[in-house]
RNA sequence: CGAGUCGGCCGGGUGGCCGCGGUCGCGCCGGGCGACCGGCGCGGCUGAGGAAAGUCGGGACUCCACAGGGCAGGGUGCUGGCUCACGGCCAGUCGGGGUGACCCGCAGGAAAGCGCAACAGAGAGCAGACCGCCGAUGGCCCGGGUGACCGGGAUCAGGCAAGGGUGAAACGGUGCGGUAAGAGCGCACCAGCGGCCGGGGCGACCCGGCCGGCUCGGCAAGCCCCACCUGGAGCAAGGCCGAACAGGGGACGGGCGGCCCGUCCGAUGUCCCCAGGUAGGCCGCACAGAGGGAUGGCCACCCCCCGGGCGACCGGGGACAGAAUCCCGCUUACAGGCCGGCUCGCCGC
Numbered sequence: 001c002g003a004g005u006c007g008g009c010c011g012g013g014u015g016g017c018c019g020c021g022g023u024c025g026c027g028c029c030g031g032g033c034g035a036c037c038g039g040c041g042c043g044g045c046u047g048a049g050g051a052a053a054g055u056c057g058g059g060a061c062u063c064c065a066c067a068g069g070g071c072a073g074g075g076u077g078c079u080g081g082c083u084c085a086c087g088g089c090c091a092g093u094c095g096g097g098g099u100g101a102c103c104c105g106c107a108g109g110a111a112a113g114c115g116c117a118a119c120a121g122a123g124a125g126c127a128g129a130c131c132g133c134c135g136a137u138g139g140c141c142c143g144g145g146u147g148a149c150c151g152g153g154a155u156c157a158g159g160c161a162a163g164g165g166u167g168a169a170a171c172g173g174u175g176c177g178g179u180a181a182g183a184g185c186g187c188a189c190c191a192g193c194g195g196c197c198g199g200g201g202c203g204a205c206c207c208g209g210c211c212g213g214c215u216c217g218g219c220a221a222g223c224c225c226c227a228c229c230u231g232g233a234g235c236a237a238g239g240c241c242g243a244a245c246a247g248g249g250g251a252c253g254g255g256c257g258g259c260c261c262g263u264c265c266g267a268u269g270u271c272c273c274c275a276g277g278u279a280g281g282c283c284g285c286a287c288a289g290a291g292g293g294a295u296g297g298c299c300a301c302c303c304c305c306c307g308g309g310c311g312a313c314c315g316g317g318g319a320c321a322g323a324a325u326c327c328c329g330c331u332u333a334c335a336g337g338c339c340g341g342c343u344c345g346c347c348g349c
Base pairs, nucleotide, nucleotide: 001345002344003343004342005341006340007339008338009337010336012302013301014300015299016298017297018296020047021046022045023044024043025042026041027040028039029038030037031036049320053331054330056329057328058327059326060325061234062233063232064231073230074229075228076227077226078092079091080090081089082088093107094105095104096103097102108225109224113223114222115219116218130164131163132160133159134158137157138156139155140153141152142151143150144149172190173189174188175187176186177185191215193212194211195210196209197208198207199206200205238283239282240281241280248274249273250272251270253265254264255263256262303318304317305316306315307314308313
């Protein structure tokens, strides 16, 4: 200098003018006996985000349900920590990718059981022979030999799985020996499986040694098994106050009765009281905050980007989005820019 990787941060600035919401103070007007309520004006203070978004996971809070235990259902799933909690975060282990910094992973169990593997292919769950190799052994054919037999053919039976070919996957790999050809058939090394032992780590796991039969397995984002967790609904939760009209009860009035209690009648009238609940209001609700409705616009200068111009300058643009009970996370969107760690390549000293 170029290419890359990881982490953190900002996400227009200053001033003026006008406007909107909240709140406090003052003044005026209206209502009310009053406490106070409503409207207008002026002044002070204050008013979106890193994601306020998606509403995905948790928690606070609220209401409903609930003896205890178990089953079913649902969720989570390597290890150790953090957290009220979480499917979150941090650190690590294992597997995969990258030359590397680093990135990705729905990462328990396949010797509990059941099940699945399309197409291709000879053969796919315990096996298998299309091409191919061999044809030792027993026949066949040809030639030779008096004969025992010898040589040849790859023709029948038969043997083999090295090589080709199919597939996501074909029953270890390389080499030497061996053989008719071959094969863990034998051996050496390597890989893998199982067992034992030693060492390191809290642990997942890692390192090393010995032995074994010389050997397969995959899928649990199929059922299932194991461990742990797990009631439901959500601020339109929920709570308080509460008209008008209708309704119910009481008082007043009348009948029964000597009186009280009691009981019956009063569909009209008078007055007062009561419960539930509707309209409506308030709380829940916040150092922005509701009417679930404000948080903006213009101008000047500066900043950044694009186009034009030699230039002074001119024109255009500045993302994603936007609170609604609150908090912790995750995910997704985002113009442009700043800072830092590290890696690879090239060059110079």